[in-house]
Order: sequence, then C1' cells, then structure tokens
RNA sequence: GGAGUCGGCCAGACAGUCGCUGCGCCUCGGCGUAGAGGAAAGUCCGGGCUCCACAGGGCAGGAUGCCAGGUAACGCCUGGGCGCUAUAAGCCGGCGGCGCGAGUCGCCGGCCCAAGGCGACGGAAAGUGCAACAGAAACAUACCGCCGAUGGCAAACCGCGAGGUUUGAUCAGGUAAGGGUGAAAUCGUGCGGUAAGAGCGCACGGCCGCGCCGGCAACGGUGGCGGCGGGCAAACCCCAUCCGGAGCAAGGCCAAAUAGGCAGACGUUGAGGCGGCCCGCCGAGUCUGCGGGUAGGCUGCUUGAGGCGACGGGCGACCGUCGUCCCAGAUGAAUGGCUGUCCACGACAGAACCCGGCUUAUCGGCCGGCUCCCCUU
Repeated sequence: GGAGUCGGCCAGACAGUCGCUGCGCCUCGGCGUAGAGGAAAGUCCGGGCUCCACAGGGCAGGAUGCCAGGUAACGCCUGGGCGCUAUAAGCCGGCGGCGCGAGUCGCCGGCCCAAGGCGACGGAAAGUGCAACAGAAACAUACCGCCGAUGGCAAACCGCGAGGUUUGAUCAGGUAAGGGUGAAAUCGUGCGGUAAGAGCGCACGGCCGCGCCGGCAACGGUGGCGGCGGGCAAACCCCAUCCGGAGCAAGGCCAAAUAGGCAGACGUUGAGGCGGCCCGCCGAGUCUGCGGGUAGGCUGCUUGAGGCGACGGGCGACCGUCGUCCCAGAUGAAUGGCUGUCCACGACAGAACCCGGCUUAUCGGCCGGCUCCCCUU
C1' cells in the first nucleotide's frame, strides 16, 4: 500500500425570526435558560419502585441448560472449551496463451484450509415412545445372495450284514461378507479364521468407560487397562438451577355540588316556611357535626445500579478511589414553523415511572482492531 473481515462513533451545519413546555428573576410585561433517540420502537427477557399475599416444607406448573467469570439481575455480556462451516492465500494436477529457455499468466478440478460466521451445546448405558417414502428389517429382522460343517432326505457305489463313501441344494438349519432400500442398516479398513460368516482373533483407526498427566472447570493428552450399547430429548421423561401475583390507570394526599349514611340538638304541647312584625294559611321535618366517596387538583416524576475526566486493579466483561457536572418531565399532552447561506443534499423514526439487555428499522460519513498478500528499509 492492497484485499477481506469484525467492531466503535456521528446522525446535516450555521444565522435570523415567530411560537410551545419546564425552571429562575423582576418594574407583571417581558427577559434569561433548558428542551427526544440510537433505537424514544417491539413489549421479548431481567431488575428497581409500589400495593396485595405469604410460618416452614413438598407437589403441580413455568423458565433456563458446555465451563469459568462479570452483574442488582438476566435467556445479557466477557474469556475459554467442543462441534459444524465459508472465502481468499497456499500446495498438487490438467488444459490453453506467451517465451529459445528457466518460467510466467489465465481457466478448471482436488487437497489443505486465515481473520471470521453459526450452534436449544446437560442426559439416548433408567423407562415409555417416534422415524413419511423406500426397504426383509429402523432393536431384533432376513428379500436376493452365501453356506449347508451338523442332523435328516434322495440317488449312485461298496459291503453277506450292521453300515460306510460320494454326489445333490433337497428339508431342517447356519450367516449377515456382498447386492438392493434409505437421511440413517448394528464400529471402519486390512489380514487371519471359517462350511459360509461374524470383534471370533490380530494390526491400525474411531467411540464409551477407567487409570495417570495438564487445566479452577468445560475439556485436552496418554495407556502392555476393560468394553463396542444405531438415531431422535425443538417427543414424553430424567437431572441441576431459578421462579408468589399485579402493575404508575401501581400507590399516597387534598377535596366541592348532588344523593345517601352515622351521631347530637330541637320539633305535631307546632320546629320551619309565606321578604321585618302581628293575624291568617301551609305544615313534618329542621339545624349542626362526622366519616366514606365522585368531579377536580396535588403527588409519585425524575439525582440515577447517572454522565464526564484522572488514577489504580483485571486478558476482558467489569470493578474501586478521587475530582467534576445536573442533562426533557408534558398530561389532550411542549420539543415546532418560516426565511437565508453552505455542503457530501440529510435515513429510520417521537419520551409518558425509571434502569440493564436483546431484537427489529435505518441516507450517508468517520475511526480502529485482526488475518492474508505485496513493496521499501
């Protein structure tokens, strides 16, 4: 310098002008100041906070599931392990072009495979169950095939006879090498072995268990050790860990009018009303207090597992100490409209109790890590 790959950050800028919401001032009309996001989204996980429930234990139900760490917690994050996997580069071979030639370039195929990507990644040697189509069979089975050692059968031959020998694939039976089916066929390859075969034996390899070594562990390595049990748990199930419910319309406070409730006083021996008094008339309630509660208002409400910086610890996620800053809080619900200039011409999208995550959407731009290749010193 190039190619690839992974991650982080920004999210049109500036000026003028007219508004809106919060807060602070004063001369009450203004002035000053602050005013959406990386996802405010989906509401999918986890927590704080609030109310209700709750002695303790178990069952049922749900969630999670390699290991270690981080965290308030998590299904998140970090580091590690294991498995699967892509492309470049590299190596090998073939073909073609160029070159006198060593060689070089391109295409194709194979091998080996970078940073990376993906993984519901506990248990299939407790039990139950499932596997379309095909196939004989998907846990005990034999379609074609092979054999027929053994025991029959048949034929021929030998023997006086009991019987014997040979042949046949003929019956029983043996087998799982080969063929065929399938996504998958009972460890693989080779040699021995056998009637034919078979982990039946052996060598190498694979897997499981056990021992030893390394590692906190997952796991890795190894063995003159023991074995060979097909797959599926995103089927039931088993094991381990965790889990009470509802949500800011939670919850708390203030509190009219009207109706109703409770208590007290007065009242048919007439309270009270008919504008003040008398007469007259009407007449069974009237007054006071208390508490609940509706409308409405206030609160919860934004200072918080908070941001930034320095130092220290840790591979890292993250943690500690010190310093510094205050950074939306609306409630029919503000955060906007217009004009001008510039550029790379501007995406997805709008808070509603608050945080930590995940997922999804997103015009463009900037920066960095890692791997491979090339060049220079």

RNAcentral holds the sequence, with entries from ENA. This is a predicted structure of a 377-nucleotide RNA (Bacterial RNase P class A) from a Thiobacillaceae bacterium. The coordinates come from a structure-prediction model, not an experiment, and the mean pLDDT is 79. Of the family's consensus pairs, 93% are formed in the model. Rfam family: Bacterial RNase P class A. Its family is annotated with dimeric ribonuclease P complex, ribonuclease P activity and tRNA processing in the Gene Ontology. Taxonomically the source falls in Thiobacillaceae (Bacteria, Pseudomonadati, Pseudomonadota, Betaproteobacteria). A source record names the gene rnpB.